[in-house]
A computed fold for a 76-nucleotide RNA from a Thermoleophilia bacterium, annotated as transfer RNA. The coordinates come from a structure-prediction model, not an experiment, and the mean pLDDT is 84. Lineage of the source: Bacteria > Bacillati > Actinomycetota > Thermoleophilia.
RNA sequence: GGCGCAUUCGUCUAGUGGCCUAGGACGCCGCCCUCUCACGGCGGUGGCAGGGGUUCAAAUCCCCUAUGCGCUACCA
Numbered sequence: 001g002g003c004g005c006a007u008u009c010g011u012c013u014a015g016u017g018g019c020c021u022a023g024g025a026c027g028c029c030g031c032c033c034u035c036u037c038a039c040g041g042c043g044g045u046g047g048c049a050g051g052g053g054u055u056c057a058a059a060u061c062c063c064c065u066a067u068g069c070g071c072u073a074c075c076a
Stems, first nucleotide, its partner, number of pairs: 001072007010026004018056001027045006049065005
């Protein structure tokens, strides 16, 4: 240099064009419960890497960029 794969709440993860202004678990915060703590119950918090395109409609398809990983070529 070329090719391929991946990127979603703090962490892990669901998602395969319309049921997603994105769901779940853990965490964190508040309340309840308890003599206290833990456990448990209820509620809240927080995310689609960035930009563009296709489409009536995009987390999802296409292109560019960024980051990471892998394979490979060249030079020495």